């Protein structure tokens, strides 16, 4: 300094993560509706639908200064007549109806059609016309003949319309004159655009006019120029559909000729065969087109209402007429629907002008004022006409702008609401109050600008042309409107959404997967911030939401700025025309390109600036901008064209070399099958195991021999070939082709490739062959609950060959093809460099690792998924769906191409942490094995379900409920049931009122609680009172009611398993990951080596208890070895303090020591010592968590619910019932044993409402007396075992239920419903099916003993406690639970996971369908109306014409035949949705038969099978390559 002012994101796929990719918001916007609400004003919109149909009045007139008049007004003037009138008179203003001019072709509507030179926009017309207006010339002579009007006469209901007579013009007709007109020809000159054109001169043909009250004025004709308008033709640019691929006959040209203002097949005759098209023809859909406007950074995407411009229509279709101009919205003709009048004969209309009305519809105004302004048309003009236009009414539809007050005021008032609730928040300075203002709204009052022209008057100036200035008069619908002034007084004025997250805003109540809300996720099933109210808040604000619809967010169509190995997407390969891109040098050219200069993009809109309404909106003025097209001039680096010329792309030659390339033929072994013969006998084959099946008619096995057909072991390899598919014995012939090497030869001849062509496993098809194995189908056999499967045991198609067909595969490197360029290490294949197996170079190939770099990640990585370039194919949420229709291909199956509707909010892709697997490695546990002994069979006892009951309260329910909660249910307990009572309640607590008593005793009633009634009348005092105790209020009650899914706290369980986790740091985008894995070790995440980890925490271990040994201290109630004493007799006594034993300390073990083996931790030793040895046994001790595991009935506790009951009290009953079923124990079934008799040893506890010694009485539970003990002191206390005897194998001298009798003991009480004593009975059981539990040493087993609870006991339960006291562990294959590490996963509620299909219900939208109906278009024929032309024209007419005839064409109309498109249609055919329907369970783990793609069969059905391929498959073992060393 120059530019330039502009760019946000979120939510949802998952336990979590990144991506991929879709839905959904938050923004602006509208002619808009709707719902609620609502003071004002300025400004500007206001039928988006039915181009349906329309009552009513208006929207086009106008000129007497063209023209004859004179119906109405009205004045004059004349007669009559006092008058009022009445007649007359065009004489004046003026005028109906009429002829003629000018206009109606503008202005205003609408947007049907049109996809088209309709529009845009740029350009040509040498191929064109243009009233009116402008400027210039030149003229403006004569005649004449009708006709409307008006009169008279007719037909008609009317519209309307005949006849006769008169008549005038700027209406009409001949005629004079003329030219720069025009016609036809001639000479010259110039010019240009291709035909040409122009200008001079000459000759030569056709043609003009009007007036008008005197003039002026206005007019009139002819030519020529201009403006102005209009017509044409040209480039370009402007919708979808290719499931529209061919179109065209007047099409496409040429010659002539008519037509027209004009070019032009525009129309006709002839001649030609052309024209259009993949750069989209034709077709079918839709649609005014442009400025603009809305969004958007921007490029874009959408849109065309209102204003401007073009176009097109005008009740629908055709048609010409007039005229300067129309094929004519408020003209005419004809056809056709409609509608309206009719006297039935006929006739009349066209709001898509302004209003308005019906209808349609979510939805759009008044039957208004006025020409004052501005625009129009005629007029000289005054002036008349304008629903153009200016104004006003309605209407929050928009966009501006205003107001509803402002200050000040804390007791933070009262109500309300919420809360942790003697309080305190919040509404909230908010109200009240006090003071100020008065915009708006009410009253009054005053009150504009738009006006300025024509006109009309009065100066001036003068080119004299009533021309030009000045000045004065007149003219306002709006409107008495804006606008100003006065007055009084907060007076007259606030809503609507929303508040879970995106999203600014939070509680309480009700409600209770109901009611309901939602834009998306997604709230709602009893503590909802999602519903519905309330309070509070937050946004906007005369609005506010809600809903449509465009954009944007969406870089989600991607030019700007996207993709394709696994997310959707690479065509199964290759040749190749069109296109599309292309190597090096140099010339020329200037298409592309870049720069300058002209035109031109209409305003209006949008920007800027500076005005104007009090400001804004609005609106003027000026300026930039309209990124576009066209000309011109210039530049020449690329790109192109074009010329010359190169060699490196590319091709050719010469010379090797290589291979399972490819077609056709000869030939071969070995194997199978079959068949002959022999040998030779009974099974053979086959499975998980069987069976079918084959075999004494002789199979199998063995041996010859014979023949058939298919494939071709080893060699064999990440090995070679080939464009893919794909190719394998040897060999012979033909044919392709790569690679090297020379660098001879050509010179850019090259890449790509839409459409086309052409090959393309397997499986199928058609025609003949063949036919051995193997085998869909299929049959028969297992297997199953079934088995239309897997297994087996036949077996047809196929497989083989030849010939035509088919065109698809997970045709795969899920990876197009060329070319360039970007670190390395390694094998290996075929060449070359001299021979060479070494080294080493190079070229072309085929693996494996890596780097940079890419990548969502996994991984790619010179053979790219890196970095760039050309060129093709593809993609664009899931599903319906590669489906349906069309179309083509094909016998055929079927294949290519290929939707919609409806339906979900994800559908998927990689990694990640779990969890699971009928995956895999290690490891470990009484987890199996290897003992013991048990349950399961009996009888009992106990729980537990079921059953019953008035009740059988309640609660635990795999493991982790069932001798659990209960460590003890006669009554209480007790929570259940009947039955009676009770209501501040049964129990406490303050306070408070009364009394002095209550208790208590007696009596009556009842079952009892309780109700009544008699009797009794307290203690201390300092004299004030306390105490006690009942009674009265009060005010806190009470619940074993529900919710363990509101919770606390304490429990089981995995599991005393070894685990679980942090901090820093390092990896990864990130979820995570490292650590914690790996080698080794151990119970042990125990420790130790290594290591992007280094450290730490809860666990483990240890610290703590017991108990094993030893030592010290103490010395009673324990003990007694020594001394003593004394008894029948005992530590009994004096004593001792050793000893045991008791309770306090200590010590003791730590792989510490040796030997091996190991780096180490350790590990192994009948190792030593030691009282114990490797955790010495036991015990306490439960990590993070898991199981909404248990438990509101232990206890607290939210929240809900009862309150004369779901509280409380009483009595009785029940928990204890009994056809059953399980669980957990006793006892047992006997001889290792019962019975008797007899002798011994414990350890832990318990005892005063108690333990009881001892003595007496009872057969015995017991009783009755008496002692010692609040306890090492007394007392309770063994049993098995020892000895000795009997039983002798049996339902017993085993068992010990059941029953009877009789009893003892607690208790208020023993009947439902205790316990124990004795006699008596004397069941079932003779070792226990499937299947199961415990248990590794003082342990199983076996024996008794204590205790708690307890008034007694249902205890065989628990819980502790000694007594004898064994067996057995090869080892981890299984089986069950756990760790760890690894691996798949479609599972995350975690395999009790998730999922797939057919059948059945119900709902929705689609395909087919005999058909029916409807629609637009297009052919053929028929008929044809109005009209143009053209031909006739005997009638008219002096003539020019014309009536009238008729040909061609044609709107409409009929009739046929096919397509096409929309509806509908019994019936059918699949889809898609839809908490709790059948049937399998195909798939996700090796998903239990690996899946899957392709074809062919079969099967309810998911699906099975054949054949070929694919890894998008686990696991093993093995080769091969790599890497590190």
């Nucleotide at each position: 300094a120059c530019u330039a002012u502009g760019g946000a994101g979120a939510g949802u796929u998952u336990g979590a993560u990144c991506c991929u990719g879709g839905c959904u918001c938050a923004g602006g916007a509208u002619g808009a509706a709707c719902g609620c609400u609502a003071g004002c004003g300025g400004c500007a919109g206001g039928c988006u639908u039915a181009a349906u149909a329309c009552a009513u009045g208006c929207a086009a007139g106008u000129u007497g200064a063209a023209c004859g008049g004179u119906a109405a007004c009205a004045g004059g003037c004349g007669u009559a007549g006092c008058a009022a009138u009445a007649c007359g008179u065009g004489c004046u203003g003026a005028c109906g109806a009429g002829u003629a001019g000018c206009g109606c072709a503008c202005g205003g509507g609408u947007g049907c059609g049109u996809a088209a030179c309709a529009c845009g926009u740029a350009u040509g017309c040498a191929a064109u016309c243009u009233a009116c207006c402008a400027u210039u010339a030149a003229c403006u002579g004569g005649a004449g003949a009708a006709u409307a009007g008006c009169u008279c006469u007719g037909a008609g209901a009317a519209a309307u319309u005949g006849g006769a007579a008169u008549u005038a013009a700027u209406a009409c007709u001949c005629u004079a004159u003329a030219a720069u007109a025009u016609u036809a020809g001639a000479a010259a000159a110039a010019g240009a655009c291709a035909u040409c054109u122009u200008u001079u001169u000459c000759u030569u043909u056709u043609u003009a006019a009007a007036g008008u009250a005197c003039a002026a004025g206005c007019g009139g004709u002819u030519a020529a120029u201009g403006a102005u308008g209009a017509g044409c033709a040209u480039g370009c640019g402007c919708g979808a559909c290719a499931u529209u691929a061919g179109u065209u006959u007047g099409u496409u040209g040429g010659u002539g000729a008519g037509g027209u203002a004009a070019c032009g097949g525009c129309u006709c005759a002839c001649c030609a065969a052309g024209a259009c098209u993949a750069c989209g023809a034709u077709g079918u859909c839709u649609a005014g087109g442009g400025g603009c406007u809305c969004u958007g950074a921007g490029a874009g995407g959408a849109u065309u209402g209102u204003c401007c411009c073009c176009c097109a229509c005008a009740c629908u279709g055709g048609u010409a007429c007039u005229g300067a101009g129309a094929c004519a919205c408020g003209g005419a003709c004809c056809a056709g629907a409609c509608u309206c009048c009719u006297a039935c004969g006929g006739g009349a209309g066209g709001c898509a002008g302004c209003a308005g009305u019906a209808g349609g519809g979510a939805a759009u105004a008044u039957u208004g004022g006025g020409c004052a302004a501005u625009g129009g048309a005629c007029g000289c003009a005054a002036g008349u006409c304008u629903g153009a236009c200016c104004c006003a009414g309605c209407c929050a539809u928009g966009c501006c702008g205003c107001g509803u007050g402002c200050a000040g005021g804390a007791a933070g008032a009262c109500a309300g609401c919420c809360c942790u609730a003697u309080g305190g928040g919040u509404u909230g300075u908010a109200a009240a109050c006090u003071g100020c203002u008065u915009u708006u709204a009410u009253a009054c009052g005053g009150g504009a600008a738009a006006a300025a022209a024509c006109u009309c008057c009065u100066g001036a100036u003068u080119u004299c042309g009533u021309a030009u200035c000045a000045g004065g008069a007149c003219u306002g619908a709006u409107g008495g409107u804006a606008c100003c002034g006065u007055a009084a007084g907060a007076a007259u004025a606030a809503g609507g959404a929303u508040c879970g997250g995106c999203u600014a805003a939070c509680u309480c109540c009700g409600u209770g997967c109901c009611a309901g809300c939602a834009g998306c996720c997604g709230c709602g099933g009893u503590a909802a911030u999602a519903c519905g109210g309330a309070g509070g808040a937050u946004c906007c604000a005369a609005g506010c939401g809600u809903u449509a619809u465009c954009c944007g967010g969406a870089u989600u169509u991607a030019u700007u700025g996207g993709g394709u190995u696994u997310a959707a997407a690479g065509g199964g390969u290759g040749c190749g025309c069109a296109g599309g891109c292309g190597g090096a040098a140099u010339g020329a050219u200037a298409a592309g390109u870049c720069a300058g200069u002209g035109g031109u993009g209409a305003a209006a809109u949008u920007c800027u600036a500076c005005g104007g309404c009090u400001c804004a909106a609005c609106u003027g003025u000026a300026g930039g901008a309209c990124u576009g097209c066209c000309a011109u001039u210039g530049a020449u680096a690329c790109u192109g064209u074009u010329g010359u010329u190169c060699u490196u792309g590319a091709g050719u030659a010469u010379a090797u070399u290589u291979g399972a390339a490819g077609u056709g033929g000869g030939c071969g072994g070995a194997a199978u099958g079959u068949g002959u013969c022999a040998u030779g006998u009974a099974g053979c084959g086959g499975u998980g195991a069987a069976a079918u099946g084959c075999u004494u008619a002789g199979a199998g096995a063995u041996g010859a021999c014979a023949c058939a057909g298919a494939a071709c072991a080893c060699c064999a390899a990440u090995u070679g070939c080939g464009u893919a598919g794909g190719c394998a014995g040897c060999u012979c012939a033909c044919u392709a082709a790569a690679c090297u090497a020379u660098a001879a030869c050509u010179g850019a001849c090259g890449c790509u490739c839409a459409g086309g062509c052409a090959c393309g496993a397997a499986a199928g098809c058609g025609u003949g062959g063949g036919g051995a194995u193997c085998a869909a189908a299929c049959a028969g056999g297992a297997u199953u609950a079934g088995a239309u499967a897997c297994c087996c045991u036949g077996g047809u198609a196929g497989u083989c060959c030849a010939c035509g067909c088919c065109c698809u595969a997970a045709a795969c490197g899920a990876u197009g093809a060329u070319a360039a360029c970007u670190c390395g290490c390694u094998g290996u294949u075929g060449g070359c460099g001299a021979u060479a197996c070494a080294c080493u170079g190079u070229c072309a190939g085929c693996g494996g690792c890596u780097a940079a770099g890419c990548g969502a990640a996994a991984g790619c990585a010179u053979u790219a998924a890196g970095u760039u370039a050309u060129c093709c194919a593809c993609c664009u949420g899931g599903g319906g769906a590669g489906u349906a229709c069309g179309a083509c291909c094909g016998c055929a199956a079927g294949g290519u191409u290929g939707a919609a509707a409806c339906u979900c909010a994800a559908a998927g892709g990689a990694a990640u942490u779990g969890a699971c697997g009928g995956g895999g490695g290690c490891c470990c546990g009484c987890a199996c094995a290897a003992g013991c002994g048990g349950a399961g069979g009996a009888g009992c006892a106990u729980g537990u379900g079921g059953u019953u009951u008035a009740a059988u309260u309640c609660g635990a329910u795999g493991a982790u409920a069932c001798g659990c909660g209960a460590g003890g249910a006669a009554c209480c307990u007790u929570a259940c049931c009947u039955a009676g009572a009770c209501u501040u309640g049964a129990a406490c607590g303050u306070a408070u009122u009364u009394u002095g008593a209550c208790u208590u005793a007696c009596c009556g009633g009842g079952a009892a609680a309780c109700c009544g009634g008699u009797a009794u009348u307290c203690c201390c005092u300092u004299c004030g009172g306390g105490g006690c105790a009942a009674u009265u209020u009060a005010c806190g009650a009470g619940g074993u009611g529900c919710u363990g899914c509101a919770u606390g706290g304490c429990u089981g369980u995995c599991g005393u398993c070894a685990g679980c986790u942090c901090g820093u740091g390092c990896c990864g985008u990130g979820a995570g990951g490292u650590g914690u894995u790996a080698g080794g070790u151990u119970a042990a995440g125990u420790c130790c080596u290594g290591u992007a980890a280094c450290g730490a925490g809860c666990g483990c271990a240890a610290c703590c208890c017991c108990u094993a040994u030893c030592c010290u201290u103490a010395g009673u109630u324990g003990c007694c070895a020594u001394c003593g004493g004394g008894u029948a007799a005992u530590g009994c006594c004096g004593g001792g303090a050793a000893c045991u034993a008791u309770a306090a300390g200590g010590a003791a073990a730590c792989u510490g020591c040796c030997u091996g083996c190991g780096u180490a931790a350790g590990c192994a030793g009948u190792g030593a010592g030691g009282a114990a040895g490797g955790u010495g046994g036991g015990g306490a001790u439960g990590a993070c968590g898991u199981c909404a595991a248990g438990u509101c009935a232990g206890c607290a506790c939210g929240g809900c619910c009862c309150u004369u009951a779901c509280g409380u009290c009483u009595a009785g009953g029940g928990c204890u019932a009994c056809a059953c079923a399980c669980g957990u124990g006793c006892u047992a079934c006997a001889a290792u044993g019962g019975c008797c008799g007899g002798u011994a040893c414990a350890g832990a506890g318990g005892g005063u409402c108690g333990c009881u010694a001892c003595c007496u009485g009872g057969u015995g539970a017991c009783a009755g007396g008496a002692u010692g003990c609040c306890a090492a002191u007394c007392u309770c206390u063994a049993a098995a075992a020892c000895c000795g005897g009997u039983c002798u194998c049996a339902g017993u001298u085993c068992g010990g239920a059941u029953c009877g009798a009789a009893g003892u003991c607690u208790g208020c009480a023993a009947u439902u419903c205790g316990a124990c004593u004795u006699c008596g009975u004397g069941a079932a059981g003779u070792u226990g099916g499937a299947u199961u539990c415990g248990c590794u040493a003082g342990u199983a087993a076996u024996c008794g003993u204590a205790u708690a609870u307890c008034a007694g006991c249902a205890a065989u339960g628990a819980u502790a406690c000694g007594g004898u006291g064994a067996a057995u562990a090869c080892g981890u294959u299984c089986c069950c639970g756990g760790g760890c590490c690894u691996u798949g996963u479609a599972c995350a509620c975690a395999c009790c996971g998730c999922c797939c299909g057919u059948c059945a219900a119900g709902c929705c939208a689609u395909g087919g369908a005999a058909g029916u109906u409807g629609g637009g278009g297009g052919u053929a024929c028929c008929u044809g109306a109005a009209g143009u032309u053209g031909a006739u024209g005997a009638c008219c007419g002096c003539a020019a014409g014309g009536a009238g005839u008729u040909a061609c064409c044609u709107a409409g109309g009929g009739u046929a035949a096919a397509a096409c498109c929309a509806a509908u249609g019994a019936c059918u055919g699949g889809g898609g949705c839809u908490a709790a329907g059948u049937c399998g369970u195909a798939a996700c783990a090796a998903g239990g038969u690996a899946g899957c793609c392709g074809u062919a069969c079969c099967g309810g059905a998911a699906g099975g099978u054949g054949c070929g391929g694919c890894u998008g498959g686990a696991a093993c073992a093995c080769c091969u390559c790599c890497u590190u060393u």
Molecule: small-subunit ribosomal RNA
Organism: Bacteroidales bacterium